A computed fold for a 149-nucleotide RNA from Thalassospira mesophila, annotated as FMN riboswitch aptamer (RFN element). The prediction has a mean pLDDT of 76.
RNA sequence: GCUUAUUCUCAGGGCAGGGUGUAAUUCCUGACCGGCGGUAACCCGAUUUCGGGAAGCCCGCGAGCGCCUGACGGUUUAUCUGUCAGGGUCAAGCAGAUCUGGUGUGAUUCCAGGGCCGACGGUAAGAGUCCGGAUGGGAGAGGAUAAGG
Numbered sequence: 001g002c003u004u005a006u007u008c009u010c011a012g013g014g015c016a017g018g019g020u021g022u023a024a025u026u027c028c029u030g031a032c033c034g035g036c037g038g039u040a041a042c043c044c045g046a047u048u049u050c051g052g053g054a055a056g057c058c059c060g061c062g063a064g065c066g067c068c069u070g071a072c073g074g075u076u077u078a079u080c081u082g083u084c085a086g087g088g089u090c091a092a093g094c095a096g097a098u099c100u101g102g103u104g105u106g107a108u109u110c111c112a113g114g115g116c117c118g119a120c121g122g123u124a125a126g127a128g129u130c131c132g133g134a135u136g137g138g139a140g141a142g143g144a145u146a147a148g149g
Base pairs, nucleotide, nucleotide: 002148003147004146005145006144007143008142009141010140017029018028019027031129032128033118034117035061036060037059038058042053043052044051045050056116057115064094065093066090067087068086069085070084071083072082073081074080098114099113100112101111102110120132121131122130
């Protein structure tokens, strides 16, 4: 250093200012933010191998909602519906969004410019940014211990 098992810790950011209005961090203007793994021609450190960092919109993953199943309840019964629990072959339905120029053998990743995207419920008024489920869950990251080739 690898594999397996157990265990511990960690694991999401953001409306300044202005306008309308009875009322908006929800509308208009403007501002701000970008989870995890992979890839990467760039950057940093050692200078042989190497180590670290770098994509919201390239490929995947996660949470949420929906869907399916079950339990309990509402309803005269069914349909339907509420709450809770479970299911990722549900080979993902909501479900997402990038172009132009430059360099170069090679870039949707670098440099420059422009553009676009963002669950559900709540609300004195429509929310990526407020409040809530959430002291939850989690892609994964790091450590410890044990065993094995």